[in-house]
């Protein structure tokens, strides 16, 4: 050197829940909060889930159907990436 394990030191991210704003929701910023996280960095490219504003179908009302919304902290995937004692 590289791989695997199993540690260590700086330092990073923030789950519920809560305050607030945005949005039709899902959600997401931002503030506090830490359940975890070695890509829990970044990309919606495949699959999966969550909304249903608008659209379509209904005489209408109810429903039903839909992604161009959301999720990278759901799974692959593509791309970048910090330390290093046993």
């Nucleotide at each position: 050197g590289u791989a695997u394990u199993u540690g260590a030191a700086g330092g990073g991210c923030a789950a519920a829940c809560c305050g607030u704003u945005u949005g039709a929701a899902a959600a997401a910023g931002c503030g506090g909060g830490a359940c975890g996280c070695a890509a829990a960095g970044u990309c919606a490219c495949a699959g999966g889930u969550c909304u249903a504003a608008g659209g379509u179908u209904g005489a209408a009302a109810a429903a039903a159907c839909u992604a161009u919304g959301a999720u990278g902290g759901c799974u692959g995937g593509a791309u970048u990436u910090c330390c290093u004692g046993g």
Source information: The RNA shown here (c-di-GMP-I riboswitch aptamer) has 86 nucleotides and comes from Litchfieldia stipae. RNAcentral holds the sequence, with entries from Rfam. The coordinates come from a structure-prediction model, not an experiment, and the mean pLDDT is 85. NCBI's taxonomy places the organism under Bacteria, Bacillati, Bacilli, Caryophanales, Litchfieldia. Of the family's consensus pairs, 95% are formed in the model.